Context: one part of a larger RNA
RNA sequence: UACUUGUAAAGGAACUCGGCAAAUUGUCUUCAUAAGUUAGACGAUAUGAAGAACCUUUAUUAAUAAUAAUAAUGGUGUCACAGAAUCGGAGGCCCCGACUGUUUACUUAAAACACAGCUUUCUGCUACGAUUAAUAUCUUUGUAUAGAAAGCGAAUUUUGCCCAAUGCCAUUAAUAUAAAGUUGAUAAGCGCAUAGCGUAAUUAUUAACUGAAGUUCUGGUCAAUGGCGGUCUUAUCUAUGAGGAUCCUAAGGUAGCAAAAUUAAUUGUCCAUUAAAUGUGGUCCUGACUGAAUAAAGUAACGAUGGUCUCACUGUCUCUACAAGUAUCUCA
Numbered sequence: 001u002a003c004u005u006g007u008a009a010a011g012g013a014a015c016u017c018g019g020c021a022a023a024u025u026g027u028c029u030u031c032a033u034a035a036g037u038u039a040g041a042c043g044a045u046a047u048g049a050a051g052a053a054c055c056u057u058u059a060u061u062a063a064u065a066a067u068a069a070u071a072a073u074g075g076u077g078u079c080a081c082a083g084a085a086u087c088g089g090a091g092g093c094c095c096c097g098a099c100u101g102u103u104u105a106c107u108u109a110a111a112a113c114a115c116a117g118c119u120u121u122c123u124g125c126u127a128c129g130a131u132u133a134a135u136a137u138c139u140u141u142g143u144a145u146a147g148a149a150a151g152c153g154a155a156u157u158u159u160g161c162c163c164a165a166u167g168c169c170a171u172u173a174a175u176a177u178a179a180a181g182u183u184g185a186u187a188a189g190c191g192c193a194u195a196g197c198g199u200a201a202u203u204a205u206u207a208a209c210u211g212a213a214g215u216u217c218u219g220g221u222c223a224a225u226g227g228c229g230g231u232c233u234u235a236u237c238u239a240u241g242a243g244g245a246u247c248c249u250a251a252g253g254u255a256g257c258a259a260a261a262u263u264a265a266u267u268g269u270c271c272a273u274u275a276a277a278u279g280u281g282g283u284c285c286u287g288a289c290u291g292a293a294u295a296a297a298g299u300a301a302c303g304a305u306g307g308u309c310u311c312a313c314u315g316u317c318u319c320u321a322c323a324a325g326u327a328u329c330u331c332a
Base pairs, nucleotide, nucleotide: 001327002326003325004324005323006322007321008320010318011317014316019313027052028051029050030049031048036042038154053076054075055074057072058071059070060069061068062067077081089311090310091309092308093307094306096303097302101113102112117152118151119150120149121148122147123146129138130137156297157296158295160228161227162226165225166224167221168220169219170218173216180210181209182208183207184206185205186204187203188202189197190196229247230246231245232244233243256290257287268284270282271281272280273279
């Protein structure tokens, strides 16, 4: 000097991004136990208060002089009686996710994944789907209360408008053609060579006809992909704009929530908290760029999650000091 451990006057978070670290609490018995709530062995070991060693005596109960438990009485000693060790600090508010669970073996444990549950689509069994070149195999020795796929993610209250576009489903008719096919013509070719044949059958060119899905047409579908306006004007001060006019559109953002994990301007306005707050909570709403299963809103319980406040506690700090030990260095 560094590290490990311990102690500390007065103060008690003034430290710091942040109470990080440390300290406090810690066992058992009795009493008592809030708001909230999905009414639960929930919250709850809530919070909080008191007691605890040993000896004497008495009463009650258990079949009892012996043993044990409970209740009471008087007393004894220690600095210290749950005498060591082990061993929750507590509470209030908010965000997110319902929960227990899972995850980046070696920097991220979370608000991410999963989950029960909700909804939609497909599938009638040689199922749909997966896999393979193919047979086969899985799904399944299952059968729509089943299986496959997608999204949301407990329960509660709800889930608005739009089918114009894209996608999917279904229908009708029209129009064409592809592959393929049918019927001909011409030529090559054959031939007895100006004729004729050209086949049941080769090749080339060409005409007509038959000919699917798809596209088009028509309709449906948003818990399918997705989308959800502007201008002008107006009430007897002013302001505001219930109302009116007009343009465009498939429809013009409903309920709700809102400076939000979404708010740029912004440290928005007001209230509370503080001596002092870009913080936090509540309120307002011009949300630039919120919004309803890409779910919306609130929510008991839960969380090694995130933010904020209070009590207790402390060497985190004011401000350092001392002690024990380990390592290293210098001198002896």
The prediction has a mean pLDDT of 82. Predicted 3D model of a 332-nucleotide part of an RNA (large-subunit ribosomal RNA, domain IV) from Tulasnella sp. The organism belongs to Tulasnella, within Eukaryota. The gene name in the source record is rnl. The full RNA is in RNAcentral, with records from ENA.